[in-house]
RNA sequence: GCAAGCCAGACCGCCGCUGGUGCAAUCGCCGAAAGGCCGCACUGGAGGAAGGUCCGGACUGCACAGGGCAGCGUAGCAGGUAACACCUGUCCGCCGUGAGGCGAGGAUCAGAGCAACAGAGACGAGUCGGUGGUUUCGACCACCGGGUGAAACGGGCAAUCUCUACGCGCAGCAACACCAAAUAGGCCGGCAUUGAUGUGGCUCCGCGGAGCCGGCGGGUAGGUGGCACCGAGCCGUGCGAGCGAUCCACGGCCCAGAGGAAUGGCGGUCACGCGGGGGAAACCCCGCGCACAGAAUCCGGCCUAUCGGCUCGCUUCA
Numbered sequence: 001g002c003a004a005g006c007c008a009g010a011c012c013g014c015c016g017c018u019g020g021u022g023c024a025a026u027c028g029c030c031g032a033a034a035g036g037c038c039g040c041a042c043u044g045g046a047g048g049a050a051g052g053u054c055c056g057g058a059c060u061g062c063a064c065a066g067g068g069c070a071g072c073g074u075a076g077c078a079g080g081u082a083a084c085a086c087c088u089g090u091c092c093g094c095c096g097u098g099a100g101g102c103g104a105g106g107a108u109c110a111g112a113g114c115a116a117c118a119g120a121g122a123c124g125a126g127u128c129g130g131u132g133g134u135u136u137c138g139a140c141c142a143c144c145g146g147g148u149g150a151a152a153c154g155g156g157c158a159a160u161c162u163c164u165a166c167g168c169g170c171a172g173c174a175a176c177a178c179c180a181a182a183u184a185g186g187c188c189g190g191c192a193u194u195g196a197u198g199u200g201g202c203u204c205c206g207c208g209g210a211g212c213c214g215g216c217g218g219g220u221a222g223g224u225g226g227c228a229c230c231g232a233g234c235c236g237u238g239c240g241a242g243c244g245a246u247c248c249a250c251g252g253c254c255c256a257g258a259g260g261a262a263u264g265g266c267g268g269u270c271a272c273g274c275g276g277g278g279g280a281a282a283c284c285c286c287g288c289g290c291a292c293a294g295a296a297u298c299c300g301g302c303c304u305a306u307c308g309g310c311u312c313g314c315u316u317c318a
Base pairs, nucleotide, nucleotide: 001314002313004311005310006309007308009270010269011268012267013266014265015264017045018044019043020042021041022040023039028037029036030035047292051303052302054301055300056299057298058297059172060171061170062169071168072167073166074165075164076090077089078088079087080086091105092103093102094101095100106163107162111161112160113157114156128145129144130143131142132141133140134139176225177224178223179222186216187215188214189213190212191211198207199206200205233253234252235251236250237249238248240247241246272289273288274287275286276285277284278283
């Protein structure tokens, strides 16, 4: 120098935050209800990228007989995977002395489009020189050569349209499902100008004058679930299969989760790095620092950020 993998301070004490389980209590508090909360003990509590939200899925709702058009995406070949634009192997091309790295790498005899400068001429034609042929003597045709240029009648570009093959329905957890007020509409029933409801504390009496009561239903606020998971799960083992990605078998484990959003603070000891001082040295003392960053429905990738350090293999030079 190349490549692969790993760590991301450790331990102790005190005080907090938050999820789960158990106990205690069915008492109390908030709320109309639905529902939520308070105590004690035990126990779990950020990452390699949790990030960007760029791809692919799970899940959910809506749509959907089948086929085609349009639109979007992918592109050597073979394999892996739930799937992919990801990964592996390999061919070809380019870069590197090399270990290795990079590649939007189908098709230009279907059609269209494009090409700076130089150059007579740039994709449509044209003629600087020569030779040959024809000639109505104006010229035309064919071939060869020089110069310019990335490219000169032969090609290039498909990260231009296009063609070919293959894939894709649309939206996204603020999805979606359930519970469910107040107020105002809606529907039904009852009462009410033969005076209801209201009101004077009262059924009598009086005031007053057009609504009142009940039920049903939809939506909203609010609440619960989705949601933290037995799973495309994690860890380990194997003279396991395979070049490998990956797969298989066996054993063990259960591993964050809120809903304005917890995962923290202080102290001590040790470790690491940097700076300063002392010392012959071993070492000692003091100070500072320890990156990027912060889960929000979940999972697989890609990309980007990252102080410092460790391990294995390989290359080149001395």
Predicted 3D model of a 318-nucleotide RNA (Bacterial RNase P class A) from a rhizosphere metagenome. The coordinates come from a structure-prediction model, not an experiment, and the mean pLDDT is 78. The model forms 91% of the base pairs in the Rfam consensus. The RNAcentral record of the sequence draws on MGnify. Rfam family: Bacterial RNase P class A. Its family is annotated with tRNA processing, ribonuclease P activity and dimeric ribonuclease P complex in the Gene Ontology. By type it is a ribozyme.